Predicted 3D model of a 368-nucleotide RNA (Bacterial RNase P class A) from a soil metagenome.
Rfam family: Bacterial RNase P class A. By type it is a ribozyme.
[in-house]
RNA sequence: CUGGACGGUCGCGGCAACUGCGACAUCCGUAGGCGCCGAGGAAAGUCCGGGCUCCAUAGGACGAGCCGCCAGAUAACGUCUGGGCGUCGUGAGACGACGGAAAGUGCCACAGAGAAUAGACCGCCGAUGGCCAGCUUCAUCGCUGGCUCAGGCAAGGGUGAAACGGCGAGGUAAGAGCUCACCGCACGUGUGGUAACACAUGUGGCAGGGUAAACCCCGGCUGGAGCAAGGCCGAAUAGGCGGUGAGGGGUGGUUCCGCCCCGACUAAGACACCGCGGGUAGGCUGCUAGAGGGUCCGAGCGAUCGUACCCCAAGAGGAAUGACCGUCCGGACAAGCAAUUGUCCGACAGAACCCGGCUUACAGGCUG
Repeated sequence: CUGGACGGUCGCGGCAACUGCGACAUCCGUAGGCGCCGAGGAAAGUCCGGGCUCCAUAGGACGAGCCGCCAGAUAACGUCUGGGCGUCGUGAGACGACGGAAAGUGCCACAGAGAAUAGACCGCCGAUGGCCAGCUUCAUCGCUGGCUCAGGCAAGGGUGAAACGGCGAGGUAAGAGCUCACCGCACGUGUGGUAACACAUGUGGCAGGGUAAACCCCGGCUGGAGCAAGGCCGAAUAGGCGGUGAGGGGUGGUUCCGCCCCGACUAAGACACCGCGGGUAGGCUGCUAGAGGGUCCGAGCGAUCGUACCCCAAGAGGAAUGACCGUCCGGACAAGCAAUUGUCCGACAGAACCCGGCUUACAGGCUG
């Protein structure tokens, strides 16, 4: 990097058209056969980044979280590409929590004399001062030797993950950047580079141990919740609000008023009916044509971008994508002298709004 191939049968999900049925059938529902489509490189973990949706939002600061060499790619990223630096590797190359330890605070076990205001165990020296002895002198002075008392030193040994630049020479009583060369470091200048940075050169005698995956400082980014987002329709039952529920029959006339008969009559509540509105169940939508895929060409070291042409490839909703057969492919086992035959097996895994990453899982094959 790839992720068994081709064909067939049955079954399942979706789509479109057709036919039958639902009295009628354009819509709708349902049944049927036909046609087309139907998991992945990770669909996984849900870790990071975006789109989309709703909510919130004047601006700024603080806080909190994450990120951190430079340049680029990108919708964005903690991803990718190229470069720098460091570490590792003989090498191709691999890996890197890679801003600041000269703002401040903290911490540095054990061992060790000493772990950041350095320090003195062994050791070295003891020039100078002191003491002692000898020589010299009348004496002082002086000279020589000794002690290591004061004192000096940090080279060497030792401890440690780390010991306050390294190494060599000079120097010295012994030593020491005390001095010098080289290396390192800091600062300056120049050159190359967009930059990180590199190289050259000068100055400085060395200041500034480590730790920021300790607090912290500096810089950058970040509003919250998620398709169970959100939008539309919307029962039954229960509950809420509102309204109505004493009139009916007969008859006369001037047709809206009498008369007669029967019946009812406080309110509230209950009950009945009607209407309204909210919610629930449920249905539709969001929903798969997109930062989409393929090929050619072009730009670029590359990530990637652009142009042209072609293609459309699941869209479910307790949730389809399965089983079997044949031929081949690959593997294991058995039989056979062999050709071959037979049996078994085919990794990890399973879409749920969509993309870009990272990480993890993985039989066999291919490749560096």